[in-house]
Context: one part of a larger RNA
RNA sequence: UUAUGGUAAAGGAACUCGGCAAAAUGACUCUGUAACUUCGGGAGAAGGAGUAACUAAAAAGGAGGAAUCUUUUUUAGUUGGCACAAAAUCGGGGGUAGCGACUGUUUACUAAAAACACAGGUCUCUGCUAAUUCGUAAGAAGAUGUAUAGGGACUGACACCUGCCCGGUGCUGCAAGAUUAAGGGGAGAGGUUUAGGCUUCAAACUUAAGUACCAGUAAACGGCGGCUGUAACUCUGACGGUCCAAAGGUAGCGAAAUUCCUUGUCGGGUAAGUUCCGACCUGCAUGAAUGGUGUAACGACUUCCUCGCUGUCUCUACCAUAACCUUU
Numbered sequence: 001u002u003a004u005g006g007u008a009a010a011g012g013a014a015c016u017c018g019g020c021a022a023a024a025u026g027a028c029u030c031u032g033u034a035a036c037u038u039c040g041g042g043a044g045a046a047g048g049a050g051u052a053a054c055u056a057a058a059a060a061g062g063a064g065g066a067a068u069c070u071u072u073u074u075u076a077g078u079u080g081g082c083a084c085a086a087a088a089u090c091g092g093g094g095g096u097a098g099c100g101a102c103u104g105u106u107u108a109c110u111a112a113a114a115a116c117a118c119a120g121g122u123c124u125c126u127g128c129u130a131a132u133u134c135g136u137a138a139g140a141a142g143a144u145g146u147a148u149a150g151g152g153a154c155u156g157a158c159a160c161c162u163g164c165c166c167g168g169u170g171c172u173g174c175a176a177g178a179u180u181a182a183g184g185g186g187a188g189a190g191g192u193u194u195a196g197g198c199u200u201c202a203a204a205c206u207u208a209a210g211u212a213c214c215a216g217u218a219a220a221c222g223g224c225g226g227c228u229g230u231a232a233c234u235c236u237g238a239c240g241g242u243c244c245a246a247a248g249g250u251a252g253c254g255a256a257a258u259u260c261c262u263u264g265u266c267g268g269g270u271a272a273g274u275u276c277c278g279a280c281c282u283g284c285a286u287g288a289a290u291g292g293u294g295u296a297a298c299g300a301c302u303u304c305c306u307c308g309c310u311g312u313c314u315c316u317a318c319c320a321u322a323a324c325c326u327u328u
C1' cells in the first nucleotide's frame, strides 16, 4: 500500500448524482395502534413494557391403585451482574408524489423496469367437412370441441366515463348501367401451282372477379382550424363578422414520464430549494380502449421530506488477519 474485519472524542448526511456503503432495528409475551379503504385490509402500523437464577403458593392439565411425581401458566418474595431474547440466528420506521391495479415474466454473461403477461372490457371472423394453422398431397392440429365454443386484433383489476368527424386509407354490403382477360362468335379481307381444300388476319355481338360508382363502418388506420371587431377608466371578450374544413378537441387533466421560452408566476417546506408538494392556465406540441381521470392494496421501480442511526463526511487515527515489498 491492497483486501477483509474491528473500534473511535465532539458533531450527525455537513459526504454524495443519490444516505452508495456502513450503522441502527431485530426473538417471544403483554399493551397499544392513525389517515385512508374495494370493509378484506392498512397492521408486526406507529409507540411502550417485560424477559436471568432461586424460594413459596395457587390454578389448569398429565402419569399412578395410592402416597406422590411431573408440565405449563399466574402471583408474591429473594439473589447476583455494567449488561438476563447476555452468544448465534434475527424487520429500521413514518410521510408525499409519479408509474404500473395485484401474484407472476424478461435481455443465460452490463438493463428486473414504468417493459411483457394478467383477470376484466370491446371489436371482428367462424354454423361444423367451421374459421384459422401445418403439409405438394394423403392427412393432422383446431377438437373426440360446436357460438356460454374456437381463431385474430386492440385495451388492461375496480370506480366514473369513453365526445365530434366516414372527406382520405382500409373493411363490409349493393346490384341497374359503365369499364374489363382468355374463351365463345365469325360480318369481312388476305396468301396459295388453280381450290367443295389448306392457311392467316379479323369487326359487331357475348363474357367473371376486380376497378370506378352508391351506401355503411372509428373500442377500423386515423383526424379533431384561422383572421377580425366588440362592454360607461383599463384589461378581458359572454356577443358579432368573415374564410376554410369531413369535423373543428367535448368531459377531464394540465410547466405534466408531455412546457421550448423556463429556475413561468403565486403559495408550502429550508437560514438559503434549477429538485419536491399545492395551485394558476399563456397546452411551443394534453385528451378520452393509440383509452381519459381517479384509486385501497401491492412494488429489490422512480421523486421529495422526515425520525432513528451511524467514520459517508468535518478529519482522520489505531487494532487484527492475509497478501504485496524486502536477503529476511
Stems, first nucleotide, its partner, number of pairs: 001323008010314002014312001019309001027051005036041001038157001052079012080084001092307004097302002099299002104116002120155007132141003158294004163224003168221002170217004178211002183206002188201005225243005252286001253283001264280005
Model confidence (mean pLDDT): 86 of 100. The part of an RNA shown here (large-subunit ribosomal RNA, domain IV) has 328 nucleotides and comes from Vischeria cf. polyphem. Its Rfam family is "Bacterial large subunit ribosomal RNA". A source record names the gene rnl. RNAcentral holds the full RNA, with entries from ENA. Taxonomically the source falls in Vischeria (Eukaryota, Sar, Stramenopiles, Eustigmatophyceae).